[in-house]
Molecule: small-subunit ribosomal RNA
Organism: uncultured bacterium
RNA sequence: GAUGAACGCUAGCGACAGGCCUAACACAUGCAAGUUGAGGGGUAUUGCAGCAAUGCAAGAGACCGGCGCACGGGUGCGUAACGCGUAUGUAACCUGCCUUACACAGAGGGAUAGCCUUCCGAAAGGGAGAUUAACACCACAUAACAUCAAGAUGCCGCAUGGUAUUUUGCUUAAAUCUCAGGAGGUGUAAGAUGGGCAUGCGUAUGAUUAGCUAGUUGGCGGGGUAACGGCCCACCAAGGCGACGAUCAUUAGGGGUUCUGAGAGGAAGAUCCCCCACACUGGUACUGAGACACGGACCAGACUCCUACGGGAGGCAGCAGUGAGGAAUAUUGGUCAAUGGGCGCAAGCCUGAACCAGCCAUGUCGCGUGCAGGACGACUGCCCUAUGGGUUGUAAACUGCUUUUGUAUGGGAAGAAACGACGGCACGAGUGCUGUUUUGCCGGUACCAUACGAAUAAGGAUCGGCUAACUCCGUGCCAGCAGCCGCGGUAAUACGGAGGAUCCGAGCGUUAUCCGGAUUUAUUGGGUUUAAAGGGUGCGUAGGCGGGAUAUUAAGUCAGUGGUGAAAGUUUGACGCUUCAACGUUAAAAUUGCCAUUGAUACUGGUUUUCUUGAGUACAGUUGAGGUAGGCGGAAUGUGGUGUGUAGCGGUGAAAUGCAUAGAUAUACCACAGAACACCGAUUGCGAAGGCAGCUUACUAAGUUGUAACUGACGCUGAAGCACGAAAGCAUGGGGAUCAAACAGGAUUAGAUACCCUGGUAGUCCAUGCCGUAAACGAUGAUCACUAGCUGUUUGCGAUAUAAAGUAAGUGGCAAAGGGAAACCAUUAAGUGAUCCACCUGGGGAGUACGCCCGCAAGGGUGAAACUCAAAGGAAUUGACGGGGGCCCGCACAAGCGGAGGAACAUGUGGUUUAAUUCGAUGAUACGCGAGGAACCUUACCUGGAUUUAAAUGGGGAGUGACAGACUUAGAGAUAGGUUUUUCUUCGGACACUCUUCAAGGUGCUGCAUGGUUGUCGUCAGCUCGUGCCGUGAGGUGUCGGGUUAAGUCCCGCAACGAGCGCAACCCCUGUCUCAUGUUGCCAGCACGUUAUGGUGGGGACUCGUGAGAGACUGCCGGGGUCAACUCGGAGGAAGGUGGGGAUGACGUCAAAUCAUCAUGCCCCUUAUGUCUAGGGCUUCACACAUGCUACAAUGGCUAGUACAGAGGGCUGCGAGACCGUGAGGUGGAGCGAAUCCCUUAAAGCUAGUCUCAGUUCGGAUUGGGGUCUGCAACUCGACCCCAUGAAGUCGGAGUCGCUAGUAAUCGCAGAUCAGCAACGCUGCGGUGAAUACGUUCCCGGGCCUUGUACACACCGCCCGUCAAGUCACGAAAGUCGGUAACACCCGAAGCCGGUGGCCUAACCCCUUGUGGGAGGGAGCCGUCGAAGGUGGGAUCGGCGAUUGGGACG
Repeated sequence: GAUGAACGCUAGCGACAGGCCUAACACAUGCAAGUUGAGGGGUAUUGCAGCAAUGCAAGAGACCGGCGCACGGGUGCGUAACGCGUAUGUAACCUGCCUUACACAGAGGGAUAGCCUUCCGAAAGGGAGAUUAACACCACAUAACAUCAAGAUGCCGCAUGGUAUUUUGCUUAAAUCUCAGGAGGUGUAAGAUGGGCAUGCGUAUGAUUAGCUAGUUGGCGGGGUAACGGCCCACCAAGGCGACGAUCAUUAGGGGUUCUGAGAGGAAGAUCCCCCACACUGGUACUGAGACACGGACCAGACUCCUACGGGAGGCAGCAGUGAGGAAUAUUGGUCAAUGGGCGCAAGCCUGAACCAGCCAUGUCGCGUGCAGGACGACUGCCCUAUGGGUUGUAAACUGCUUUUGUAUGGGAAGAAACGACGGCACGAGUGCUGUUUUGCCGGUACCAUACGAAUAAGGAUCGGCUAACUCCGUGCCAGCAGCCGCGGUAAUACGGAGGAUCCGAGCGUUAUCCGGAUUUAUUGGGUUUAAAGGGUGCGUAGGCGGGAUAUUAAGUCAGUGGUGAAAGUUUGACGCUUCAACGUUAAAAUUGCCAUUGAUACUGGUUUUCUUGAGUACAGUUGAGGUAGGCGGAAUGUGGUGUGUAGCGGUGAAAUGCAUAGAUAUACCACAGAACACCGAUUGCGAAGGCAGCUUACUAAGUUGUAACUGACGCUGAAGCACGAAAGCAUGGGGAUCAAACAGGAUUAGAUACCCUGGUAGUCCAUGCCGUAAACGAUGAUCACUAGCUGUUUGCGAUAUAAAGUAAGUGGCAAAGGGAAACCAUUAAGUGAUCCACCUGGGGAGUACGCCCGCAAGGGUGAAACUCAAAGGAAUUGACGGGGGCCCGCACAAGCGGAGGAACAUGUGGUUUAAUUCGAUGAUACGCGAGGAACCUUACCUGGAUUUAAAUGGGGAGUGACAGACUUAGAGAUAGGUUUUUCUUCGGACACUCUUCAAGGUGCUGCAUGGUUGUCGUCAGCUCGUGCCGUGAGGUGUCGGGUUAAGUCCCGCAACGAGCGCAACCCCUGUCUCAUGUUGCCAGCACGUUAUGGUGGGGACUCGUGAGAGACUGCCGGGGUCAACUCGGAGGAAGGUGGGGAUGACGUCAAAUCAUCAUGCCCCUUAUGUCUAGGGCUUCACACAUGCUACAAUGGCUAGUACAGAGGGCUGCGAGACCGUGAGGUGGAGCGAAUCCCUUAAAGCUAGUCUCAGUUCGGAUUGGGGUCUGCAACUCGACCCCAUGAAGUCGGAGUCGCUAGUAAUCGCAGAUCAGCAACGCUGCGGUGAAUACGUUCCCGGGCCUUGUACACACCGCCCGUCAAGUCACGAAAGUCGGUAACACCCGAAGCCGGUGGCCUAACCCCUUGUGGGAGGGAGCCGUCGAAGGUGGGAUCGGCGAUUGGGACG
């Protein structure tokens, strides 16, 4: 885009078209084929006359006869066919009615229906008798240009043959009616129309259908037919068809045309037209011009109906209609007015053909549902960043206008012209012309006029992308959507609703089907190295294709002409309906085709002659693991024998099994066996491929070079076919050394039916025969030609000349153009062309099943479908990963030192418990973490009691002078009640409180909605950009390479050149020096003073403090290095190569952590999840883990004496000296807001003494008693002191942590928080002060380059198979049920044909004159053929099937 459509929602009108696609299923009822009295007999009945008898006139129905019923209408079962289409032929034929021409019609006969009488039957119907007519029927006469037979002559044709003229003979016809005009009849010839038959070409799928055929193929003779013909029959011959697809199976009416498409094609075959076939199923003939007959006959069968049970009737695939089936398809309408048909002289009759109407949005086309103005851009709705805007939207309201449609009234067609009737005219009383008149189903319809009044008339689908159109709410992987991709798990433009928008519009969507897009079956117009796809290789049949020249032909080809290609349809022009369209009429074009004919001759083909370059032959060389058969050889291995010799050998990662004192392994010699041929040996060579390797002989094949002698296109390819064809395997017979499936043992392992080891059988070898497959690979078919080069190598020839140029055939590497998706290919093409063959068409199912062929088997060849998925796949890119590689780094390992893991205790966590044990943090990167201070408070938790604008703040209104404090009552307290004290003022008010109102509050949820902050990789050296260049692109380059560095640090090179964030530096502390300054700090020198002390005067030298500077930069020297960067060594220097430390954390990763610091979206609670309050809990305790502290002692404990810091803190504070207390502490209070005073004695250390290896003079837990301090309060639940008690623990399993120098270890001091303190924690400070690093193999983490990848949530990835349960389709299966087409035999209806015909017999003939006989005919009977039926065995297709097999899916 389309449809004979259907379904859903919706619906105003008209015109034109269309309307059982399914059950060729069954049908009630009505209608669809009759007509003719001008062929015939003749009646019921009626009318007139008549009293009646009767007469006259008209005359339905039925009957005989004629014509029609073979048309028109329906359907698509069958049919793969001369059925259809197209083009021919008929010299092999027919044709009623119609037209033309010629000729003719004389004279007779006997019947029969009807009618009448009668019989049988329920009916349908039938029988008998009597009588009768015809244009019914039958003889006779006549007759030819007819028929047949025989003959003669001419002409023609592709053949049989035809035709014309002519002679003789034979056979055969008729019907009457009449108005006397004519109508009708018979014969012949011709025309027209309609048919029959034959032929060329075209016309579906399957080869998993390869052979079919007995009247089959042909001939002779006959029969039959309108006619040819095996159409039929007798005889004779053995043919005919088929890979150019016979036969069989399945499906199907064919065409004009229709839809689609640029076309070529593909699909379809409704309506209309042509042809065919069919009429309940099957068969058969009759009649007829025509039928083997839709509304005829007979027979058989199935079904339905009637019946008096004896018998009968029927055929809607005609029009309506009914049932059924189905998603689905209309009225039991009107009229013969028109068109057409039948009959008739005609009037006319008949006509479900036809024309009309009805139903249906089924389709196409047209019309309408109003038009113009109208902004404060009204209201509502919806949305937002919400005092305001946007949108709905000029939309509405409102104003003006119009009237198609609608309603009402009135008018009102065309389609009609004939026939006929009446009149007139012309010629020949019939025909023609002409005038008038008659005839309309539709229909009072279309149409026209007038009036009224915007009045009567809009929906459907969609809005994530494809694809035009976006927001809010609800929902929360639910409900649902979905054509594909895919949406939905709390902010859904995708679900549902709403607002808005978009597209169509009386329709809009959905479903189904076809074409297109799809170059996705590729003729136009595809491919095959790796995506699907080159046969394993050759030979070769058919076929396809084929070198140069000449002549001829004209089959292909091209051009002209003629015929045909029906009409309708399509296209174009004009016209018509009603203005337009659809629709219709007319003209033209087209119909790409077929046939015939005339011409052209380049190309292709045929034929003729010829050529040599393709191909081959000859001759002469040459090459090689080419093949087959035979002979020979040495090394190695194994075995056997004989020695020598002794304890192991062998094997592995390490072992063991195994062998060995019965002498192995090793070694020497001899012998035997079988198999394979080291070195040479190589991108070497040969072969068609498989493949071929010691040497040699014989036979044999091939390539190649040279010569250019010979042939003269002999060529290329190659479906079928044939041959060859690794390894394994099979068969028979040999052989059997090695190796070695199976198997056995030993190991490894969680297991190990494996990898490793020890053995070991088939096999490996030979001969013969099978098998016929491989990653049979260059994953690249064969042949020919053309298209830059460079460089190796094998074989031959070989110019100049002593160098090997060139050349031919092979075999490699690199590379241009070109090709390719890229990787890559590139004269050995995957480039450019030509020819032929093979093969491919998404993945899986599956190279499976079934069938067939081959095979001894194993198996091979050919080779599907159901079902299922939305991918499977190729090449390349970036990452990530690897029990891949290279380089490098880090307390990563190693080397060391010290710990933790065992004990007790402290703290945190898990678990458990509980009314509650609030919450968070959970590998590294949670666990002395948030918390740098839980007795109350904190506090978020629990129990109980209260409260509801309430704890704070602000605004508005009203009121008061409060509030608060103190005392007191009740109470656990919050709270409630009472008493008392109680503002300022410039008088405006301020301030405070109460009441009310508006804003509250939430440590409730979501860290996966967020901001901010933080951890980690990691202080690792990386992460990017601009421009350029490369690539189809992703992307690459830069950032890679060579060096170097702590470093992407720097240097050099380079299609890159630059730049940014990181690194480094700039900042702070510390180490040296200088300058300035000098109190509260310092004191060398000078004074004073003290028991003593910078205490004092003074001083600025020193220390120190503060501030400003200097200094270090690979700067200098030497070696190395690319004249580099840099590195190594040295000098000087307080410090040397970043001097040490800190702060500083790139792009990013982990949906990492935090909604409980804070902020914040959404959701939730609002007499509660808010707020207040007392008590309790966060402090539980069988246990497990983490981080610490103290120890286990002599490098130690205890006692006594004694020395030296730094950095901090201090007024609700630090608190000196003094006194009291054993002590914690108390009393008291100097000094100090601090370089001044205090905390403040530093400790380890040093000097002495003691303890002597013990659960101790170690260790200090636990417990008892007594105290101190803080605080409203130490019960749950504080710290400290004294006395007493004196637990575990004697250095810690597997495994594990920290540290590279002022570091580890060890020692103490201070501070924050804080009333006090669970601090052994944390953060700082100084004192003493080591050991070790060979080195980078390994463990962990990281960086760069490279490689593989089927990973990309990225190896914690991906993914395979069994098993279990479920669902689905398929295969096999003992069998069983059905269908189809044949075959054989039996039976054999109707009927045609043949025979017979004793029975019957009007016409005409003969004999004859009878109740006759003959001839002829018939009934009956017999026979051939023959449908249905029966029997039988096979074939083929399908259904079901216990069980079974694999497959698919979740």